[in-house]
The prediction has a mean pLDDT of 82.
Transfer RNA from Hoplichthys gilberti, 72 nucleotides, folded computationally.
Rfam family: tRNA. Rfam describes the family as follows. Transfer RNA (tRNA) molecules are approximately 80 nucleotides in length.
The source organism's lineage runs through Eukaryota, Eumetazoa, Chordata, Osteoglossocephalai and Hoplichthys.
The RNAcentral record of the sequence draws on ENA.
Order: sequence, then C1' cells, then structure tokens
RNA sequence: GCACUAGUAGUUCAGCGUCAGAACACCGGUCUUGUAAGCCGGGUGUCGGAGGUUAAAUUCCUCCCUCGUGCC
Repeated sequence: GCACUAGUAGUUCAGCGUCAGAACACCGGUCUUGUAAGCCGGGUGUCGGAGGUUAAAUUCCUCCCUCGUGCC
C1' cells in the first nucleotide's frame, strides 16, 4: 500500500430499514442489629465521526478515524 473483520449502556454482546435491547455491573427502595444474598423499581446510550439515499437509517452508499487478521 491492497483486501477483509469489528466499533451499540460502565463491561461482554444482540438487533441489520419502521419504539435501541439482554446479562453482569451501577443507582434508589424493601428486608437485616449490620453486611451480603433475595425481592421491587430505574437505562444511566449523539448506535466511532462527517456527508448522502429514504416518508423513515444503528441498519443501505461514500469518505475518514481506531482495533484486529491476511497478502505484498
């Protein structure tokens, strides 16, 4: 340099045009003499950045950034 893969909640990941979700973690409450566990409630997020297509984009297209893999 070229090709491919990944980037979504604090972490690990799902979702792949029509309401952004799960687990764990975290916060509040309950329980306990107290802590942990249990139970009830809460999403805390510019979906890596910019532009385009569309009635509608996390999803499709282009460019860029970052991580990884292969080739030279």